The RNA shown here (Fluoride riboswitch aptamer (crcB RNA motif)) has 62 nucleotides and comes from Methylosinus sp. The source organism's lineage runs through Bacteria, Pseudomonadota, Alphaproteobacteria, Hyphomicrobiales and Methylosinus. The prediction has a mean pLDDT of 81.
RNA sequence: GUGCGGCCGGGGGAUGGGGUCCCCCUUCAACCGCCGCAAAGGCUGAUGACUCCUGCUGAUGU
Numbered sequence: 001g002u003g004c005g006g007c008c009g010g011g012g013g014a015u016g017g018g019g020u021c022c023c024c025c026u027u028c029a030a031c032c033g034c035c036g037c038a039a040a041g042g043c044u045g046a047u048g049a050c051u052c053c054u055g056c057u058g059a060u061g062u
Stems, first nucleotide, its partner, number of pairs: 009026005016053006033043003
């Protein structure tokens, strides 16, 4: 210096925050949605999953 493994730490899982759990990555990393040849244009969801809050959307009632 390089490779592998372990521990600790850190980071990530298509748009915000809290809790719990799961998974992934460890820096040329994980991750960065879909339809469309591409462009134009169009579509779903604030979750990885559950739950609460916030925002957005639809319906109904007051």